[in-house]
The RNA shown here (FMN riboswitch aptamer (RFN element)) has 131 nucleotides. It was read from a public genome assembly, where an Rfam model found it. The model forms 100% of the base pairs in the Rfam consensus. Its mean pLDDT, the model's own confidence on a scale to 100, is 79.
RNA sequence: AGCGUUCUUUGAGGCGGAGUGAAAGUCUCCACCGGCAGUAAAGUCUGCAAAAGCGCUUAAAUAUUUAUAGGCGCUCCGACGCGGUGUAAUUCCGUGACCGACGGUUAUAGUCCGGAUGAUAAAAGGAGAGA
Numbered sequence: 001a002g003c004g005u006u007c008u009u010u011g012a013g014g015c016g017g018a019g020u021g022a023a024a025g026u027c028u029c030c031a032c033c034g035g036c037a038g039u040a041a042a043g044u045c046u047g048c049a050a051a052a053g054c055g056c057u058u059a060a061a062u063a064u065u066u067a068u069a070g071g072c073g074c075u076c077c078g079a080c081g082c083g084g085u086g087u088a089a090u091u092c093c094g095u096g097a098c099c100g101a102c103g104g105u106u107a108u109a110g111u112c113c114g115g116a117u118g119a120u121a122a123a124a125g126g127a128g129a130g131a
Stems, first nucleotide, its partner, number of pairs: 005127006016030004031111002033100002035048004043098002052075008061066001080096005102114003
């Protein structure tokens, strides 16, 4: 130095204007936003994570049914073309498009409220010991 162990911290942005209406940050027109890793720099490529569903399992409770919490596994999981430069770009530049979990709501939500002062991909830093 590398490997494995462990701890700490960090770890998602965005409705401004106009219209309709009894009511809309939810509809219509314009506007605005883009997690992590990889790769020529990516919301749209490849992979990962959240949410949701199912199964197994553990814990405490219970007479049973059952429900709750944790862990693991599986499922599900949106959207890009053209032109240019270049060794190399669906990543850069130009241009025109497109997409966005679940629950709530006087009215349908990527942008409001909620689960969430949560969890996670991951990033950075530290610790002591071993071969």